The part of an RNA shown here (large-subunit ribosomal RNA, domain IV) has 332 nucleotides and comes from a marine sediment metagenome. The full RNA is in RNAcentral, with records from SILVA.
Context: one part of a larger RNA
RNA sequence: ACCGUAUGGUGAGGGAAAUCGGCAAAUUAGUCCUGUAGCUUAGGUAUAAGGGAUGCCUGCUUGCUUAAUGAGGAAUUGGGCGAGCAGGUUGCAAUGACAAGGGGGUUUCGACUGUUUAAUAAAAACACAGGCGACUGCUAGUCCGAAAGGAUGUGUAUAGUCGCUGAAUCCUGGCCGGUGCGGGUACCUAAAACUUGGGUUCAACCGAGCUAAGGGCCCGUUAACGCCGGGAGUAACUCUGACUCUCUUAAGGUAGCCAAAUGCCUUGUCGGGUAAGUUCCGACGCGCAUGAAUGGAACAACGAGAGCCCCACUGUCCCCACCUACAACCCG
Repeated sequence: ACCGUAUGGUGAGGGAAAUCGGCAAAUUAGUCCUGUAGCUUAGGUAUAAGGGAUGCCUGCUUGCUUAAUGAGGAAUUGGGCGAGCAGGUUGCAAUGACAAGGGGGUUUCGACUGUUUAAUAAAAACACAGGCGACUGCUAGUCCGAAAGGAUGUGUAUAGUCGCUGAAUCCUGGCCGGUGCGGGUACCUAAAACUUGGGUUCAACCGAGCUAAGGGCCCGUUAACGCCGGGAGUAACUCUGACUCUCUUAAGGUAGCCAAAUGCCUUGUCGGGUAAGUUCCGACGCGCAUGAAUGGAACAACGAGAGCCCCACUGUCCCCACCUACAACCCG
């Protein structure tokens, strides 16, 4: 001096009380036998979960194999590799070290395996198979280039390019008024060029006529961009309002789903879990501001994704103590 560092260790009793959060650590672990729910796309989930065994010695039974003898048979004897039964034996402990899954329930997002911010993000982001739409008949369409030329492709619509969605399942409602896109168009609008008039002949300048695309006008199109109301009254307790009236729109949000990764108010209200729960789960719904390929709902499997709960476990903690190595410190 005893504060530190370690990809070091141990710990009575308690066992998450620590903490944003079980972060970290601990538990579990191999093999054999047994056993295995709910759910399910019937494949799985599943090593689910849970339970037992495991060393060594001796004896016996048995399978395969190899060598000798035997007749190329049967069989016997010796060796090797297993499987099993019985008895014995030691320790706290027998996959005795090393190596070697903790488990379960529930919700959310994304179907999945995969990809990604080289050096703070691995994810719910990207991709994906599948779905739908648009363009394109090849001297095509799309892309690169000023051009020559080139890519797709020495391919040809079961193909290529572009865009949205994102497995399978059940579905995908109404609106073409606005914007966009496609088509049509008797008529209207409309530039330059061209024709032509005025300007003393000419220039500037001022007109007239004709006219493409486009626009006006008409039609179509939403798995194009998008959008999808308000106010009153009303049932013989009350409440509520199937019903009626009214304003208004292009149409007024359908099926579904929800205080949700979407709900301001909000710690909504009720139920569950806890002694106690702003989180969590199940409901409710006039939903500030849910909603159907900007996909809606629901989902087995999967996930170093996110939330909550339980069992086991433990120095995370109560509450700290000790040991080992090094460093530091003290003395020489």
The prediction has a mean pLDDT of 85.